[in-house]
The part of an RNA shown here (small-subunit ribosomal RNA, 3' major domain) has 479 nucleotides and comes from an uncultured organism.
Context: one part of a larger RNA
RNA sequence: UGACGGGGGCCAGCACAAGCGGUGGAGCAUGUGGUUUAAUUCGAUGCAACGCGAAGAACCUUACCAGGCCUUGACAUCCUUGGAAUCCUGCAGAGAUGCGGGAGUGCCUUCGGGAAUCAAGUGACAGGUGCUGCAUGGCUGUCGUCAGCUCGUGUCGUGAGAUGUUGGGUUAAGUCCCGUAACGAGCGCAACCCCUGUCCUUAGUUGCCAGCGAGUAGAGUCGGGAACUCUAAGGAGACUGACGGUGACAAACCGUAGGAAGGUGGGGACGACGUCAAGUCAUCAUGGCCCUUACGGCCUGGGUUACACACGUGCUACAAUGGAACGCACAGAGGGCAGCGACCCCGCGAGGGUGAGCGAAUCCCACAAAACGUUUCGUAGUCCGGAUUGGAGUCUGCAACUCGACUCCAUGAAGUCGGAAUCGCUAGUAAUCGCGAAUCAGAAUGUCGCGGUGAAUACGUUGCCCGGGCACUUGUACA
Numbered sequence: 001u002g003a004c005g006g007g008g009g010c011c012a013g014c015a016c017a018a019g020c021g022g023u024g025g026a027g028c029a030u031g032u033g034g035u036u037u038a039a040u041u042c043g044a045u046g047c048a049a050c051g052c053g054a055a056g057a058a059c060c061u062u063a064c065c066a067g068g069c070c071u072u073g074a075c076a077u078c079c080u081u082g083g084a085a086u087c088c089u090g091c092a093g094a095g096a097u098g099c100g101g102g103a104g105u106g107c108c109u110u111c112g113g114g115a116a117u118c119a120a121g122u123g124a125c126a127g128g129u130g131c132u133g134c135a136u137g138g139c140u141g142u143c144g145u146c147a148g149c150u151c152g153u154g155u156c157g158u159g160a161g162a163u164g165u166u167g168g169g170u171u172a173a174g175u176c177c178c179g180u181a182a183c184g185a186g187c188g189c190a191a192c193c194c195c196u197g198u199c200c201u202u203a204g205u206u207g208c209c210a211g212c213g214a215g216u217a218g219a220g221u222c223g224g225g226a227a228c229u230c231u232a233a234g235g236a237g238a239c240u241g242a243c244g245g246u247g248a249c250a251a252a253c254c255g256u257a258g259g260a261a262g263g264u265g266g267g268g269a270c271g272a273c274g275u276c277a278a279g280u281c282a283u284c285a286u287g288g289c290c291c292u293u294a295c296g297g298c299c300u301g302g303g304u305u306a307c308a309c310a311c312g313u314g315c316u317a318c319a320a321u322g323g324a325a326c327g328c329a330c331a332g333a334g335g336g337c338a339g340c341g342a343c344c345c346c347g348c349g350a351g352g353g354u355g356a357g358c359g360a361a362u363c364c365c366a367c368a369a370a371a372c373g374u375u376u377c378g379u380a381g382u383c384c385g386g387a388u389u390g391g392a393g394u395c396u397g398c399a400a401c402u403c404g405a406c407u408c409c410a411u412g413a414a415g416u417c418g419g420a421a422u423c424g425c426u427a428g429u430a431a432u433c434g435c436g437a438a439u440c441a442g443a444a445u446g447u448c449g450c451g452g453u454g455a456a457u458a459c460g461u462u463g464c465c466c467g468g469g470c471a472c473u474u475g476u477a478c479a
Base pairs, nucleotide, nucleotide: 001479002478003476004475005474007473008472009470010469011468013466015461016460019425020424021423022422023421026316027315028314029313030312031311032310033309034307035306042053043052064302065301066300067299068298069297070296073125077124078123079121080120081119082118083117086103087102088101089100090099091098092097107114108113127291128290130289131288132287136285137284138280139279140278141276143274148187149186150185151184152183153182154163155162156161167178168177169176193268194267195266196265198236199235200234201233202232203231204230208225209224212223213222214221239262242256243255244254245253246252318418322377323376324375325374326373327372334365335364336363339358340357344353345352346351384415389410390409391408392407393406394405395404431453432452433451434450435449436448437447
């Protein structure tokens, strides 16, 4: 000088407290451990692994296993020889592959050949998701959006180093003010960027419809309009600016007015010096090591989907603030051509037939659901709950046995609010309701978005739990 302390002090934080809803009990989904297995590929492991890499394992993917095959190789460059390329097709085989048949003769040319491509051969080489993340780059998590981390010159100290950065106030902030042997500066903070909240200008189709006319069962449907909504470009607006008070005449804080918005308006992007030899050699790149008729490559089938069990994360419930039936209203953000697919017809339904329109403010996905109105059920393992199982089907796809989703009929399990313990959230938040997208042939209760309805509580930091910051002080067999 640091680090540490079940030492003291100060400070803020959904850290506690005050509240609301969960998890832990049940069934199922999913990930992990373990066990099993020919294989159940690999990685991730306190917070910061465990709906994580995987934004989607039937084949493929696929790295694993069994079997059948290949050895200059599935892929790259170079050399030699031959053939254009390419297309159609027969037999054997699980296929990889092997043995055949046919069509075809192109482009440039100095007629030697060349370009592109295919096949054979030779060796240089290819190839490796093999090892090492403790050899690395890059990227990422985490402390933490915490307020810190440093430098130049000067000064002090023999020196390590200190000072500045400490002190008094203040702030979300090393934010700002004052003081001051320091004076300045850099990386961070803040601002500049994006979305959102108000207004104005410009523009008016595919969007809009107030007034006028036409028109309809109804309808911006038509003429028309440019007001409104909206769209999307530009601007205005908020700065402690004004007033009062407190304060040290400061910074600032408290209140008031005006205002759509008030003291960072709300949200996002943005993550300092560093820490964890944190994670990743399996995205990629890469040093070293290792394999080279195999640790490389191709194929079929299987496995990653196993199941006594243990844990994490979720979904659905246990009901009446509810279930069921009928009626009826209101979104936003997205996606669409190997695509979205309307109307109509068939089917109880999943869906099928047909195929209008739309590369989309035009058409389609697409009925939002909870809400609201009426009726019913009457506290029951039920008209709750839907697991499981039987049967019959639909769709995707060469192919749903291992191992898909969905539909209908039947079946109707556990479950009556969950021990110790534990998690999230401070406002358009929690809770609750549906909608969309990426991935994707098909396959979400996951993920990422979108809107609808819409709370309760915060005395406070005295004391406690957790992690963090600051300076002072104290102890130290620590560096």